This is a predicted structure of a 73-nucleotide RNA (transfer RNA) from a bacterium. The coordinates come from a structure-prediction model, not an experiment, and the mean pLDDT is 81. Rfam family: tRNA. Rfam classes the family as a transfer RNA. The RNAcentral record of the sequence draws on ENA.

RNA sequence: GGGCAUAUAGCUCAAUGGUUAGAGCGCUACGCUUACAUCGUAGAGGUUUCCCGUUCAAGUCGGGAUAUGCCCA
Repeated sequence: GGGCAUAUAGCUCAAUGGUUAGAGCGCUACGCUUACAUCGUAGAGGUUUCCCGUUCAAGUCGGGAUAUGCCCA
């Protein structure tokens, strides 16, 4: 320098262009316990990396940028 892939909650990951973007783990509170753990209930936590475009409607489609990984030279 060229090509490919990925980017969504603190972490690991889902989500057919259409309901309020969800799950597990983690976190907080309460219950339970002498206490801890386990378990149960409830809750908090998101500018879906950034910009632009297409569309009635974009996490999803198109273009560009950035970051990371892999391959080629």